The prediction has a mean pLDDT of 88. The RNA shown here (c-di-GMP-I riboswitch aptamer) has 91 nucleotides and comes from Falsibacillus pallidus. NCBI's taxonomy places the organism under Bacteria, Bacillati, Bacilli, Bacillaceae, Falsibacillus. It matches the Rfam family "c-di-GMP-I riboswitch aptamer". Rfam links the family to the GO term cyclic-di-GMP binding. Rfam's curators write: GEMM was predicted in a large-scale screen for bacterial structured RNA regulatory elements. The literature on the family includes a 2007 paper in Nucleic Acids Res by Weinberg et al., "Identification of 22 candidate structured RNAs in bacteria using the CMfinder comparative genomics pipeline".
[in-house]
């Protein structure tokens, strides 16, 4: 230094749930809260997953809407890969 990862040390993050807020939704943000996490730091690049406002198509109809389907340009980094940065040091 790389791989690796302790029932080590020092710190760190924070699932579900609750409250507030934002958003069409998924989700985000803040506070509380800890299931877990050695990258559970960061990046939507590949796959995957979630949502469907707008758009497109179809149907119904009281002609103004309603319903259904498709669709990401919206999301998820705590789904798996990949990229990138980084703390500690037993075996």
């Nucleotide at each position: 230094u790389u791989c690796c990862g302790a029932u080590a040390a020092u710190g760190g993050c924070a699932a579900a749930c609750c409250u507030a807020u934002u958003g069409a939704a998924a989700g985000g943000u803040a506070g509380g809260g800890a299931c877990g996490c050695a990258a559970a730091g960061c990046c939507a690049c590949g796959g995957g997953c979630c949502u469907a406002a707008a758009g497109c198509a179809a149907a119904a109809u009281u002609c103004a809407u309603u319903u259904u389907g498709c669709c990401a340009a919206g999301g998820c980094a705590g789904c798996c890969g990949g990229g990138u940065u980084g703390c500690c040091g037993a075996a």